[in-house]
RNA sequence: GCCUGGAUAGCUCAGUUGGCAGAGCAAGGGUUUUGUAAACCUUAGGUCGGGAGUUCAAAUCUCCCUCCAGGCU
Repeated sequence: GCCUGGAUAGCUCAGUUGGCAGAGCAAGGGUUUUGUAAACCUUAGGUCGGGAGUUCAAAUCUCCCUCCAGGCU
């Protein structure tokens, strides 16, 4: 230098064909218990890596850039 995959909540990851951004764990509150743990209920938490474009509408499509992993030379 070239190719492929990836970046979404604190963490691990879904999100198929563009149409309300989600799950588990963790965190806060509650029920229960003599108390703790466990269990159950509930709440909050997001500039979807950055920028631009297309579109009525973009995590999703197009272009550029940054970072991570792997491969080729």
The RNA shown here (transfer RNA) has 73 nucleotides and comes from candidate division WWE3 bacterium GW2011_GWC2_44_9. Its mean pLDDT, the model's own confidence on a scale to 100, is 81. Taxonomically the source falls in candidate division WWE3 (Bacteria, Bacteria candidate phyla). It matches the Rfam family "tRNA". Rfam links the family to the GO term triplet codon-amino acid adaptor activity. Rfam describes the family as follows. Transfer RNA (tRNA) molecules are approximately 80 nucleotides in length. It was read from a public genome assembly.